[in-house]
The RNA shown here (transfer RNA) has 77 nucleotides and comes from Candidatus Anaerobiospirillum pullicola. RNAcentral holds the sequence, with entries from ENA. The organism belongs to Anaerobiospirillum, within Bacteria. It matches the Rfam family "tRNA". Rfam classes the family as a transfer RNA. Gene Ontology term of the family: triplet codon-amino acid adaptor activity.
């Protein structure tokens, strides 16, 4: 320098192909249960979807640029 994959809740990930209310598991909070805890049951909170721009009535999703991470290749010695 080129290519591929990835970036979404505290953690691990789906959704993206085919635009229309942002989800799952774990964790966490409150309550129940218990002498207390674990397990279990019920309810809740938590997101500028990596950043900027474009298209669109509408973008996590499509297009362009950039950043970061991993891998492959090239270059140099």
């Nucleotide at each position: 320098c080129g290519g591929u994959a990835g970036u979404u809740a505290g953690c691990g990930c789906a959704g993206g192909c085919a635009g229309g209310u942002a989800g799952c598991g774990c964790g966490u909070u409150u309550g129940g249960u218990u002498c207390g805890g674990g397990a279990c049951c019920a309810a809740g909170a938590g997101g500028u979807c990596g950043c900027g721009g474009g298209u669109u009535c509408g973008a996590a999703u499509c297009c362009c640029g950039c950043a970061c991470u991993a891998c492959c290749g090239a270059c140099c010695a």